[in-house]
Molecule: small-subunit ribosomal RNA
Organism: metagenome
RNA sequence: AGAGUUUGAUCCUGGCUCAGGAUGAACGUUGGCGGCGUGUCUAAGGCAUGCAAGUCGAGCGAUCGGCCCAGAUUUUUAAUCAGGGUACGGAGCGGCAAACGGGUGAGUAACACAUUAGUAAUCUACCUUCGAGACGGGAAUAGCCCAUUGAAAAAUGGAUUGAUGCCCGAUGGUCAUGGGGGGUCAAAUGACAUUCCCAUGUAAAUCCCCCGGGGCUCGAAGAGGAGCUUAUGUCUGAUUAGCUUGUUGGUGGGGUAAAAGCCUACCAAGGCACUGAUCAGUAGCAGGCGUGAGAGCGUGACCUGCCUCACUGGGACUGAGAUACUGCCCAGACUCCUACGGGAGGCUGCAGUCAAGAAUAUUCCGCAAUGGACGAAAGUCUGACGGAGCGACGCCGCGUGCAGGAAGACGCCCUUCGGGGUGUAAACUGCUUUUAUAUGGGAAGAAUUCGUGACGGUACCAUAUGAAUAAGAGGUUGCUAACUCUGUGCCAGCAGCAGCGGUAAUACAGAGACCUCAAACGUUAUCCGGAUUCAUUGGGCGUAAAGCGUCCGCAGGUGGUUUAAUAAGUUGAUGGUUAAAUUCUAGAGCUUAACUCAAGAACCGCCGUCAAUACUGUUAAACUUGAGGCUGGGAGAGGCAAGCGGAAUUCUCGGUGUAGUCGUAAUAAGCGCUGAUAUCGAGAAGAACACCAAAGGCGAAGGCAGCUUGCUAGAACAUGCCUGACACUCAUGGACGAAAGCGUGGGUAGCGAAGGGGAUUAGAUACCCCCGUAGUCCACGCCCUAAACGAUGUGCACUAGGUAUUGGAAGUAUCGACCCUUUCAGUACCGUUUAAAAAAGCUAACGCGUUAAGUGCACCGCCUGGGGAGUACGGCCGCAAGGUUAAAACUCAAAGGAAUAGACGGGGACUCGCACAAGCGGUGGAUCAUGCGGUUUAAUUCGAUGAUACGCGGCAAACCUUACCUGGGCUCAACUACUAGCUGCAAGCUACCCGAAAGGGGUGCUUCCUUCGAGGGUGCUAGAUAGGUGCUGCAUGGUUGCCGUCAGCUCGUGCCGUGAGGUGUACCCUUAAGUGGGGUAACGAGCGCAACCCCUGUUGUGUGUUAAAUUGUACACACAAGACUGCCGGCGCAAGCCGGAGGAAGGUGGGGACGACGUCAAAUCAGCAUGGCUCUUACGUCCAGGGCAACACGCAUGAUACAAUGGCCAGUACAACGGGUAGCGAAGCCGUAAGGUGUAGCCAAUCCCUUAAAACUGGUCUCAGUUCGGAUUGAAGGCUGCAAUUCGCCUUCAUGAAGUUGGAAUCGCUAGUAAACGUGCAUCAGAUACGGCGCGUUGAAUACGUUCUCGGGUCUUGUACUCACCGCCCGUCAUACCACGAAAGUUGGCAGCACCCGAAGGCUCUUUAUAGGGACGAAGGUGAGGUCAGUAAUCAGGGUAAAGUCGUAACAAGGCA
Repeated sequence: AGAGUUUGAUCCUGGCUCAGGAUGAACGUUGGCGGCGUGUCUAAGGCAUGCAAGUCGAGCGAUCGGCCCAGAUUUUUAAUCAGGGUACGGAGCGGCAAACGGGUGAGUAACACAUUAGUAAUCUACCUUCGAGACGGGAAUAGCCCAUUGAAAAAUGGAUUGAUGCCCGAUGGUCAUGGGGGGUCAAAUGACAUUCCCAUGUAAAUCCCCCGGGGCUCGAAGAGGAGCUUAUGUCUGAUUAGCUUGUUGGUGGGGUAAAAGCCUACCAAGGCACUGAUCAGUAGCAGGCGUGAGAGCGUGACCUGCCUCACUGGGACUGAGAUACUGCCCAGACUCCUACGGGAGGCUGCAGUCAAGAAUAUUCCGCAAUGGACGAAAGUCUGACGGAGCGACGCCGCGUGCAGGAAGACGCCCUUCGGGGUGUAAACUGCUUUUAUAUGGGAAGAAUUCGUGACGGUACCAUAUGAAUAAGAGGUUGCUAACUCUGUGCCAGCAGCAGCGGUAAUACAGAGACCUCAAACGUUAUCCGGAUUCAUUGGGCGUAAAGCGUCCGCAGGUGGUUUAAUAAGUUGAUGGUUAAAUUCUAGAGCUUAACUCAAGAACCGCCGUCAAUACUGUUAAACUUGAGGCUGGGAGAGGCAAGCGGAAUUCUCGGUGUAGUCGUAAUAAGCGCUGAUAUCGAGAAGAACACCAAAGGCGAAGGCAGCUUGCUAGAACAUGCCUGACACUCAUGGACGAAAGCGUGGGUAGCGAAGGGGAUUAGAUACCCCCGUAGUCCACGCCCUAAACGAUGUGCACUAGGUAUUGGAAGUAUCGACCCUUUCAGUACCGUUUAAAAAAGCUAACGCGUUAAGUGCACCGCCUGGGGAGUACGGCCGCAAGGUUAAAACUCAAAGGAAUAGACGGGGACUCGCACAAGCGGUGGAUCAUGCGGUUUAAUUCGAUGAUACGCGGCAAACCUUACCUGGGCUCAACUACUAGCUGCAAGCUACCCGAAAGGGGUGCUUCCUUCGAGGGUGCUAGAUAGGUGCUGCAUGGUUGCCGUCAGCUCGUGCCGUGAGGUGUACCCUUAAGUGGGGUAACGAGCGCAACCCCUGUUGUGUGUUAAAUUGUACACACAAGACUGCCGGCGCAAGCCGGAGGAAGGUGGGGACGACGUCAAAUCAGCAUGGCUCUUACGUCCAGGGCAACACGCAUGAUACAAUGGCCAGUACAACGGGUAGCGAAGCCGUAAGGUGUAGCCAAUCCCUUAAAACUGGUCUCAGUUCGGAUUGAAGGCUGCAAUUCGCCUUCAUGAAGUUGGAAUCGCUAGUAAACGUGCAUCAGAUACGGCGCGUUGAAUACGUUCUCGGGUCUUGUACUCACCGCCCGUCAUACCACGAAAGUUGGCAGCACCCGAAGGCUCUUUAUAGGGACGAAGGUGAGGUCAGUAAUCAGGGUAAAGUCGUAACAAGGCA
C1' cells in the first nucleotide's frame, strides 16, 4: 500500500466481499510449565446457610455468670451460703462510629456529568492553631424485681436507681438579634476592621491517675468535606410545530445552613420555540479504551472521579452530615412461622444456590502487611484488604532437546516403471539437563528494643536420575503462502466473494506431500480500518443517482470605493486551571518480558492580564463605477378586451343530371333510383387562420400567429441629469403554470377517447375502413402534473475570433443612413466538404468550448447500489380523480453510463455466383432396383439424420465376411511375449467310434537338434497376462464434410486513442481475385489469390518396340518452342477496358491437383491408433443353422418406359480408356441360346477380352394400351461354387401388369457443355452393377438484364443480442414459500386528565392532653379519551422459485418508431 467481482473485451460510475487490528467474549479440535492480569455483558429475577459494624468498665448503676482469695454450714475429692478481689463474658443507660468502606447501572437527555467562573447568598463532627472558661442546684428513667396478656414476636402496669443522660439559675465574649454614628473597599442587594455606643439573649462534665494525661463549654482561624449558582459542551426522530397557569415577573408573608415560585396570598401577562421548544425513543457521565496517517468513527468491562439506586411506592425522625444497602413508620407484591387471634423478612456486600442463558470461579486462609471504626492504651472488629484455589479468558516468558549419521533403510505416497518424495528425518553413536521427579538447604516482605508471616517449607539455591514427562490446529482454485493420487458423478457435499461438483474435480471426501501460526489454532458475534462509500481535511448533479416547471420575495448567508474611531473576531506575549492513573521519551526493580516504580513531556480546552490593528465586524462621515430613477425615438405572434374579414368544411333550399359513389395493399360495411357522387346558385353554423414564414421575433416559464382599435407589462439603444450601495441569492411563504380531467351554464362545423359496424387474423377487445358520444370552443371556479428538456439553478467577473441574422446608436459620405466602418444588446452556426477558423482548458468517453460542461466568487436546491417504491402508514391540499411530504421488512451481486469488436435487422448503399431471368433436359405420377424411416422379429448387428444422412461406411452379406439371434463346445484360452515348478514326454501325421460340426474318445506310424548346460522345442500346473466391432468422437490423434476456390485472415515497426481498439486493409478507378493503379500516418511483410506441377490443343527436334514387308504428315516416348495486353487504333492520370492484326491458341486457351485464419463440442473409439471406465468358465473364443434379404406403409437416389426424331428385321461403317498366368482364352466343332468342347497364342503397342452403339442404307409397322412397354408368373435349361431352399446370375419358350408425358412443388447445366449413345475397369469363385470410377462417339439452345428468391463479400446505420435473432425479453393466470400493508374486532403496556377514597407523615387550628378537626398526601377505584405495541377470519399488492399456461408488449424502422 491494496485486491476480487457487472463486459466478448474496455474505460467510468457504483455497490458487495476480502486481506489488518481489537474483545469482560462464546463454540470446535488440541493441550507441558510459570509470572502478571482478568472472570453473570442475560433475569435491578427469587434466595437456604454462614459471615460482611462495631467499640469504650479510663462515663454509669445493678449485680447475673466465670476465675482467684480466705471463711461458715453440711451428707467433707463435693454441695450450699454470705464477704472481698478480678487484665474475663452477657444484658442495659450513656458517648462515638454506623452518612465511610463494599455493590449496582434500574432510573435519569438533566446543572446528572465535564470544563470554566462565582458564592459579597452558605454549612462543616472528628483533626491542627489561637483566645476565654468550666460556679451553684434539681427532677426523672432504662435495666433488675413483681404482676398481667400472648402460641410467638412482644406489650402493659407497679416499685426502685446511677451517670460525661436531662433540667433550672449565675457569669461571659472577637457570639447572636435589634437600633444608631463614622472610615476603607466594592458598586444590584454588600464586605472588611485596633471601629465606637446602647438594649436583649444563650455555656459547660467530669474520668483515670494523682508527676501528668484524656475529655467538656464559648469564640476566632486553618485544612479537608459538602450545598447552591453562571457560561459552554453533551444521542436520534419534524411521518412530534407549537408548548406553558406556579407558568414568567413583581409586592407582602412563610421557609432553608444558604440565593430563588422553594411555598403561599394578591397584582401584571408574561416566558420558551425552526440556532428545534414540546413530545416520543434510546442512554448513567467523565478520565479514558479500541481503531485510524490524521481528521474522525465506535465504545464507557477492569482501575480512578462524580452521580444514582438498595424488594416496589410514599414519608419523615435522629444527627455535623441521611431523606440512611445489613435504622424507623405506612401502603403494595412475594416468601416464611402460626395455637388463625397475629407476627417475621429483604445478598444490586463476600462465598454459595435455583432460574435464565452461547456464557463467567471457592459456601477457601488471614488480619502478618496497607487502610478504616472505637478506645488513653493493651486491644477488639473489619468477606475493605492481603493471599491462595478454579478457568489457555487475555498479555508475556520458557520448554518439548543438541551434534554427528546413507547418493539415502523399512513403511507410506507418486511414477513416463527408469525412478522420485517423505529425508539426516529415523535407526545408530556421542553430548546436555532448561523442564520434570526425588533429596537437602531456604528467604526478603517486620514498620518496632522484645515478640509478631495467612501466603509458605513458597520463591530461590545445591545434588542425583535420565532424552528422559511435553505438538497441535487451520489451510493448499483466485484473492492468498502452499499439489498430487484415489473415491464420488449437479449426487453427496463445499463456499468470505467470485464460484466448484453432470466419469479424467489441484475447489466435495480420504490419503500422501506441502504452507502458515504454534500451547495454541480455527469459527461465530461485535467495533474501527481499508470506505475519498456522507467527502472540514476530502466527492458530486448534460447522458451514470442527483438542478425545485418558472418567477417574486421575508428571515438567513454574502457584499463596491475612501477616511476616522473601536478592538468583538484575529495575532503575539504572559498568569491560573486542565485530579491521579493511562499515553509518549529516556531510566530503575523483579533472571528477561509482561508487570511495577520514580522523572520529564503531553493533555491540542477554558478563564484572566498586557500589547498589535492589515483583514472581517461595529459606529460615524463621505464617494460613484454596482443598482435604481427621469428624458428621447424605435422593434416585437408579450398580455387582456371589443369589433371586422376571406378561403375551406359541413348542413339546408333550389336548378342541371344519371347510376353509381366512397374507401383500401385488396375488400367489405356505409351512402345512392324516396335521385347520391358530380356541377351551378342562394343561405346558415362553428372552429381554425394558407401564402408572408425564416437557423426569424416576444415572454420568467407554461406559451404566443388573419386584420383593426382601446387598455397594459417588460427588454434593448442613445443623451445628459438625479438618488447614493438602495445589491446578489434565497429555507418557510406567495403568484403563475401545456395537455388531460372535474363542477355550473352555454356552444358544437370539423376532428374524435368510449361505443357500434366492416375488414385482417389462429385469435384481433389493435394497427386499416365507415359511423360516432364525452371532449376539443366560450364564461366562471377547481385541479397543479409532463421527456414542464438545453434532461445543463440564479447572479457577477475573466479567458483569440469569424460568419449570418434581429433591434438600436454613432462615424464617414451623400440629393437621400443607399453602401461602407465602428460599437451595444440578443439569436444561431462554424473544427474535411465550407459563406465562414484554429485553439487553450475541461470531460469516463460522447462531447462542451465568450449562450462553457473552461477559470473563479456568492447563495439556494438535490444525490449516496438495484429492486421493493415515488409505494405503505401518518400529516397537509383537493368535489373527485388524485397531488405533495415519504419509509421499512424482504430480496439480488449486481443495476448503470460512454465507447470498442463482432453478430443480427421484415435498415441503407455497392457488388459477385446456373442465384434469378432466358433456354435444354429431368425429378414429383407408373413398374422395378438400391438406400433410409417405420413396423415386425429369437435376431432383423452397428454407424451416418436440414443444407453438410438416405446407389452413404459397403470397390460385392448364399457359407465365410458377421459385429446380431438360437443351440452345442473351450477356459492361460483362437493369437503375442514372459517367469517358476513338474514332465524327460519330440513335434507331426492318422485307421476307427460318437457327433450337425466344433470337439471328445482312441489306434497306429515316424521317432528330433545340441556347443552335452536338461540348452532349444512340446505338454501340464501356477502367475503376472491375453482377448473384447463392449462404453465414452462431449477425454483424444489422424482423416473427412460444409461455408468455399469465397477473397479474405493476420503480423512487425510507426502513428492515433486513458483503454478495449483503430490505422495499415477506408476512399476512387480496375480485376476472376486485399488483382493492379491513384491517393493516403502509414511503411513494409506473412498465410491465402495468381504463378511454379500434371493432362490436353499447335509446331519443331531426337529416338523406334510392334505390324510379312515398305511408306507415312500416322502412332508412341522424351525434350524444346510458343501467348507477354508483346504490336496497332480509341478511351483513361495510371492500372486497365474496348476494337483490330497476326496466330494452332488472345486476354486465366480448356481441365485437374492444390482449400488461408477460422465456424458447426459437425462426422468417425466399427478402418487404424489411443487416455479413462468396464467384462474375465464371459461382453472372450470355436462350430452348425438362422438373420442382416421380413412388409400394411412413407421418403430419397436411380433404371426402364409411355413411343413414329420411334419399334422390329436385314445389311454397311467409325473409337478411346483399360484388363489378363489360381488369368485372358483365338480359330474350329456342338447347342435356338446361355454355354460346352478345344486347345493355338499371350507375363502383352506382338496374343486374347474386342462384334462398339447410336449413325447410315433398305424393308415393315401407321397412332392402337399397339409389332409401344416390359413388370409379374409358369416350364425347360446353363454357369460358379462344399452348398444356389431361405438367398445368386444368365438363356430359351410361354405369360404380357402399370404406364398415353405426370398436382403443389422442385433439380442439373453456359460448349466439345447439356442431352443422347455405347464401351472399359475396380471389388469379385459367382453375383443383385440399373450403382461407382473412367473412356470415347454424335452434339445443341439461351443469357435482355440484376427488380425479385437463395447464398457470399465490402462500407455504413441501429441494437437492451455476444450460447450472438433458433438471440433477448414483458405481463396475466396456475403452484409453493417469505416478509409487509389493510381489516369487523380483540389483548396488553405507557403517560396524562376528571372525579371518589385517603395510610404514614410533617404543617396548621382548637385545646392542654390521652385526643380531635383542616388542606396536602402514595397506593387503590371509576370514567372518557390519547399513544405505542401484540394478535385475527378475510382482502390487496410485492418478492423469490431449472424445464407449467396464454399471448408477443420492448430491444433492428422489433415488423403500428